[in-house]
This is a predicted structure of a 413-nucleotide RNA (Bacterial RNase P class A). It matches the Rfam family "Bacterial RNase P class A". By type it is a ribozyme. Rfam links the family to the GO terms ribonuclease P activity, tRNA processing and dimeric ribonuclease P complex.

């Protein structure tokens, strides 16, 4: 210079005419209910950093809630803070990728079980002897050597593979093998250092032969359900019956035998937010059919005072946290914030001017190609995207500008 890396902010402005939604304020108008409607138009306010994904967590609203057991489903998984909570954030500590700044990790368990590693390979986990290498007994070729059978030893080398019974060096050995030794890995034990996760040292021990739990499992921890189309308030409209069985009156009969009328308590039984028991409490209340009105209307919820939002200070490595001091910023309901003009701004092309090179040439100058730092002129574009009850993450989409801070391997000046 170039390039890699982290972080944070903008992401159109202004004038002007016309136009919307909502608050206040004023007025008509009604005044039959909760409420709507109309005109003024002096003021105020009027989308996001992601409003999107609906992936997590919570306020908040219902639903009466609870305590013990068992079973189940779901979710997390190194430590140590932060948070109103999370799977989320922030320092660390291993592992890996990268030269590095940094970046990733679905980071607990394989010595409790079970499954799975295709296809090559001899052989893929109580796994293995194809080609090899030694040693005995042998056969055929004239001998040396060369083929080749059969027993016994061997995993050191070599094939295959993502992975082959630690790994490299040296002794030994018939020929090898932790068969022995030094380091290294591994296990255990001690000890030092960290609050811990781990991390160093020293000694033992020749040592259990892989990998997958983003297979099944197993361990520890934690979990009510449904959700603003929760829910709450007005208006408005309706509110029948048959059958059985208890009960009580009366009338009847030898008799609660039989008819009528009323009547529906008590108690049995019933629901109770993963599932079944237990315990203990609510609520409802006679079994079975079965009928009718409403849920196309308003209003709050929703003037969002919120774990709210802004600057300073202090404490912290940091996430954050505390104290001051200020500030209130859409609320729709088929969905308001928009149209149009005018000048800028920022992008891209183009082209003048200019610079560089070449060539001509009457020394004024012209031609060509280049390159686009600054001006001008023209054309054109201006990015993803649109609140529905909030807020705290995470993911995922973005033309283009500006700032900070970290790195520096090759190669070029």
């Nucleotide at each position: 210079a170039a390039u890699g890396g982290c972080g944070g902010c903008c992401g159109g402005a202004u004038a002007g005419c016309u136009g919307c939604a909502c608050c206040c304020c004023g007025g008509a108008a009604a005044g039959g209910a909760a409420a709507a409607u109309c005109c003024g138009a002096a003021g105020g306010u009027g989308a996001g950093g992601a409003a999107a994904g609906u992936c997590c967590g919570g306020g908040c609203u219902u639903c009466a809630a609870g305590g013990g057991a068992a079973c189940g489903g779901g979710a997390u998984a190194c430590c140590a803070g932060a948070u109103a909570a999370c799977g989320u954030c922030u320092g660390g500590c291993u592992g890996g990728a990268g030269a590095a700044a940094u970046c990733c990790a679905a980071g607990u368990g394989a010595a409790a079980g079970u499954g799975c590693c295709g296809c090559a390979g001899a052989a893929a986990a109580c796994a293995u002897a194809c080609c090899g290498c030694c040693g005995g007994c042998g056969g055929g070729c004239c001998a040396g050597g060369c083929c080749u059978g059969c027993c016994g030893g061997u995993a050191a080398g070599g094939u295959u593979g993502a992975a082959a019974a630690g790994g490299c060096g040296g002794g030994g050995u018939a020929a090898g093998a932790g068969c022995c030794c030094a380091c290294c890995g591994c296990g255990c034990a001690a000890u030092c250092g960290g609050c811990a996760a781990c991390g160093g040292u020293u000694g033992c021990g020749g040592c259990a032969g892989g990998g997958u739990a983003a297979a099944c499992c197993a361990u520890a921890u934690c979990c009510g359900a449904a959700g603003c189309a929760a829910g709450a308030c007005c208006a408005a409209a309706u509110g029948a019956g048959g059958a059985g069985g208890g009960c009580u009156u009366u009338c009847u009969u030898u008799a609660u035998u039989g008819a009528a009328a009323g009547u529906u308590u008590a108690a049995a039984g019933g629901a109770c937010g993963g599932u079944u028991c237990c315990c203990a409490g609510u609520c409802u209340g006679c079994u079975c059919c079965a009928g009718a009105g409403g849920u196309a209307g308003g209003u709050c919820g929703c003037a969002c005072c919120g774990a709210g939002c802004c600057g300073u200070u202090u404490a912290g490595c940091g996430a954050u946290a505390a104290a001051c001091g200020g500030c209130c910023a859409a609320g729709a309901u088929g969905a308001a914030u928009a149209g149009c003009u005018a000048u800028c701004g920022c992008c891209u092309g183009c082209u003048g001017c200019u610079u560089u090179u070449g060539c001509c040439c009457u020394c004024g100058g012209g031609c060509a190609a280049a390159a686009c730092u600054a001006c001008g002129g023209c054309a054109g574009g201006u990015a993803c995207a649109g609140a529905a009850c909030c807020c705290g993450g995470c993911u995922u989409a973005c033309a283009g500008g500006c700032c900070g801070c970290c790195g520096u391997a090759a190669a070029a000046u």